[in-house]
RNA sequence: GGAGAAGUGCCAGAGUGGUCGAAUGGGCCUGAUUCGAAAUCAGGUGUGCCUUCACGGGCACCGGGGGUUCGAAUCCCUCCUUCUCCGCCA
Numbered sequence: 001g002g003a004g005a006a007g008u009g010c011c012a013g014a015g016u017g018g019u020c021g022a023a024u025g026g027g028c029c030u031g032a033u034u035c036g037a038a039a040u041c042a043g044g045u046g047u048g049c050c051u052u053c054a055c056g057g058g059c060a061c062c063g064g065g066g067g068u069u070c071g072a073a074u075c076c077c078u079c080c081u082u083c084u085c086c087g088c089c090a
Base pairs, nucleotide, nucleotide: 001086002085003084004083005082006081007080010026011025012024018070027045028044029043030042031041032040046061047060048059049058050057051056063079064078065077066076067075
């Protein structure tokens, strides 16, 4: 340099243009169980901003930016990063 694949929450990872701010597993928190633990079971668990005494509520966010569309994590463009293969130089 050429071709291809990928980037989603704490981690892994699924995700058909609308049912998704997000499955599932792990981790973590709380509870149940137990003499106590482990295991098991139940519930909860992304970030930022605004708001509330608090519980909560609202908005935005799926690598960055832009576009298409009534509607985008999903389609298109561009950039960044990572991986695989091929080629070149040394």
Transfer RNA from Flavobacteriales bacterium UBA4474, 90 nucleotides, folded computationally. Its mean pLDDT, the model's own confidence on a scale to 100, is 81. It was read from a public genome assembly. The source organism's lineage runs through Bacteria, Pseudomonadati, Bacteroidota, Flavobacteriia and Flavobacteriales. Its Rfam family is "tRNA". It is annotated as a transfer RNA.